The RNA shown here (c-di-GMP-I riboswitch aptamer) has 81 nucleotides and comes from delta proteobacterium NaphS2. Taxonomically the source falls in Deltaproteobacteria (Bacteria, delta/epsilon subdivisions). Its mean pLDDT, the model's own confidence on a scale to 100, is 86. It matches the Rfam family "c-di-GMP-I riboswitch aptamer". Its family is annotated with cyclic-di-GMP binding in the Gene Ontology.
RNA sequence: AUCAGCAAAGGCCAAACCCCAAGCAAUUGGGGGACGGAAAGCCACGGAUCCUCAAAAAGCAAGGACAGCCGGGUUGCCUGG
Numbered sequence: 001a002u003c004a005g006c007a008a009a010g011g012c013c014a015a016a017c018c019c020c021a022a023g024c025a026a027u028u029g030g031g032g033g034a035c036g037g038a039a040a041g042c043c044a045c046g047g048a049u050c051c052u053c054a055a056a057a058a059g060c061a062a063g064g065a066c067a068g069c070c071g072g073g074u075u076g077c078c079u080g081g
Stems, first nucleotide, its partner, number of pairs: 002081004012037002017032006035068001041074003045071003049065004
């Protein structure tokens, strides 16, 4: 530098659900809690999905959410080849 995660160590993150707060909403922050995770670290660049606009329903556009949907970019722990 690159590939892999069968075994191990020290650790890390935290789904659903509940409480509080913010938001029209998707959702987010904090506390509790663990289904899981080897990038479940970071970045909305492409696609998907969701929300707002939105009215009986729905599409385009616009704005937003999501990194724990899939790609992409970037950084990185341990062990082994």